About this RNA:
Predicted 3D model of a 107-nucleotide RNA (SAM riboswitch aptamer (S box leader)) from Thermoclostridium caenicola. The organism belongs to Thermoclostridium, within Bacteria.
Formats: sequence, structure tokens, C1' cells
RNA sequence: GCCUUAUCAAGAGUGGUGGAGGGAUCGGGCCCAAUGAAACCCGGCAACCGGCCUUAACGGCAAUGGUGCUAAUUCCCGCAGAAUGGCAGCAUUCUGGAAGAUGAGGA
Repeated sequence: GCCUUAUCAAGAGUGGUGGAGGGAUCGGGCCCAAUGAAACCCGGCAACCGGCCUUAACGGCAAUGGUGCUAAUUCCCGCAGAAUGGCAGCAUUCUGGAAGAUGAGGA
């Protein structure tokens, strides 16, 4: 890197180092950032795996282990469909998809 599967509207710092960028990618939009971005450390959140309880579970408990996460819904739109409005371009809302992220498993 590929395949399968579950989840993605909740939650989490007035800390230290660091110095200019960041919000996956491409396009569009909108944001964050010297009142200090990324990254690292510490703290925190959650509870997927693992642990314990339960006859068992799609149930419960803890959080010392393995990950993960810690602005904005996965920041929003990009494809398809439906409803409503409009002569129409289109707009709004909803559903699904695509892409992506994370866990677990697999070839």
C1' cells in the first nucleotide's frame, strides 16, 4: 500500500519547549495562527483491542496495558436521489454514496 468490518453531531489545557504555518488530497468556500501555527513533552478525553464481572450478549465496571483523539459535524460543498420554493439558472433541508480518519481482523 490492498481487502473486510465497526465508528465518525458527544468529550478533552489561560501548561512547557518551539518558532510559521495550519485545517488529509485536488477545486471552491470559510476559518485558525506573533494575544504564538506545525512538531515534541506533560496534562486531559474517550473506551476500539486487551483486562475484570456476567450463563451469555449488541449488558456492566475500571483505566495500571496496546492504540486513538484533544478549534469549528470528518469545518462545509464537490456525486446521486427526495421534499419545499422558483419560469429557470439555482437555493434550503434530508437520505444515500464517494473520499478520508481511527480501531480490530485478514491476504